Record summary: A computed fold for a 71-nucleotide RNA from Cricetulus griseus, annotated as transfer RNA. It matches the Rfam family "tRNA". By type it is a transfer RNA. The sequence is in RNAcentral, with records from Rfam.
[in-house]
RNA sequence: UGGGGUGUGGCUCAGUAGUAGAGCGCUUGCCUAGCAUGCAGGAGGCCUGGGUUCCAUCCCCAGCACUGCAA
Numbered sequence: 001u002g003g004g005g006u007g008u009g010g011c012u013c014a015g016u017a018g019u020a021g022a023g024c025g026c027u028u029g030c031c032u033a034g035c036a037u038g039c040a041g042g043a044g045g046c047c048u049g050g051g052u053u054c055c056a057u058c059c060c061c062a063g064c065a066c067u068g069c070a071a
Base pairs, nucleotide, nucleotide: 001070002069004067005066006065007064010024011023012022013021018054026042027041028040029039030038047063048062049061050060051059
């Protein structure tokens, strides 16, 4: 310098335009003499700004961050 990939709760990741999910973690209650395990519940998220569309996490454009590739 060129071209690509990724960006979703605290972490690791799903998600084919139509109500955003799982595991772990956090937390409340139950259980226990107590702890752990277990059972039931709760909080917490789509990188940013535009565009298309009845409807965008998803499609398009630009930007930002991270990360391979080529030179």